[in-house]
Context: one part of a larger RNA
RNA sequence: UUGGGUUUAAAGGGAGCGUAGGCUGUACGUUAAGUCAGUCGUGAAAGUUUGUGGCUCAACCAUAAAAUUGCGAUUGAAACUGGCGUACUUGAGUGCACAUAGAGUAAGUGGAAUUCGUGGUGUAGCGGUGAAAUGCUCAGAUAUCACGAAGAACUCCGUUCGCGAAGGCGUCUUACUGGGGGUGCAACUGACGCUGAGGCUCGAAGGUGCGGGUAUCAAACAGGAUUAGAUACCCUGGUAGUCCGCACGGUAAACGAUGGAUACUCGCCGUUAGCGAUAUACAGUUAGCGGCUUAGCGAAAGCGUUAAGUAUCCCACCUGGGGAGUACGCCGGCAACGGUGAAACUC
Repeated sequence: UUGGGUUUAAAGGGAGCGUAGGCUGUACGUUAAGUCAGUCGUGAAAGUUUGUGGCUCAACCAUAAAAUUGCGAUUGAAACUGGCGUACUUGAGUGCACAUAGAGUAAGUGGAAUUCGUGGUGUAGCGGUGAAAUGCUCAGAUAUCACGAAGAACUCCGUUCGCGAAGGCGUCUUACUGGGGGUGCAACUGACGCUGAGGCUCGAAGGUGCGGGUAUCAAACAGGAUUAGAUACCCUGGUAGUCCGCACGGUAAACGAUGGAUACUCGCCGUUAGCGAUAUACAGUUAGCGGCUUAGCGAAAGCGUUAAGUAUCCCACCUGGGGAGUACGCCGGCAACGGUGAAACUC
């Protein structure tokens, strides 16, 4: 490079927005850049291919034709791609009306529990384990009652539930706010679309800087056990951290291990939110969330209208194991480290 792939064998970027680029609805007209056809010029000779001829044949040589798939010019064609123009509405978006669900974000707020403090009752143990001990306790613990303080997390409802692009989001109330789905009017714009290298933004936990806070839990650390040893598992303590604000960092089994968009392709069962004249009834239907399955696909497990089926477009990525996500260089970072990312050698 060709070809083949990316759920689990190597391989989907953590997610979104979006630049360039790539791709792109319907109808008509026009143009003629791509495309197609004709003609002309050129495409040296030798070589090659074919025909004929000359050395007795052949190699070799001569000669004629072809080929030289290209380039340029010119005359045409107009289906397709491109350019230009006009029109359209089904893609995309907007409006109006009506109801609608939601753990979306922030500020306040509530009760239980935990720990601590003060006081009361009360007396000898408590705690912990496989069994113990360290530890706490007559300076009155544990238990129990009352009052107070603090910080963190929100039992039941609760879920194959809901919302969000992903990370993620769960007491209650209020405020603020983005988005989605439904029904109707078919009112408006008229292809405004899809994807997206770079780029920008967001991004769990842990980590970092500064300032607060610190109830619980708890890396490190200390002690007690266990053990041959025990830098562990178990126990008693315990500091960073866990929480808040601002800033940095930018990674995860960031998983559906499954990139995004569009169209098409048997069914059954359940569930959430609408519509369905009235109702938490019902046929049906729209948008989600799940289970089982037909065809088809798949190495199989399985997937199966939420595809891993049938197709198109765009991006990302893979190319034997180890060496190695390492070294070196560069970029970013306060650092930790992150991004990019080899080779020798070896099997």
This is a predicted structure of a 347-nucleotide part of an RNA (small-subunit ribosomal RNA, central domain) from an uncultured bacterium. Its mean pLDDT, the model's own confidence on a scale to 100, is 85. The full RNA is in RNAcentral, with records from ENA, Greengenes and SILVA.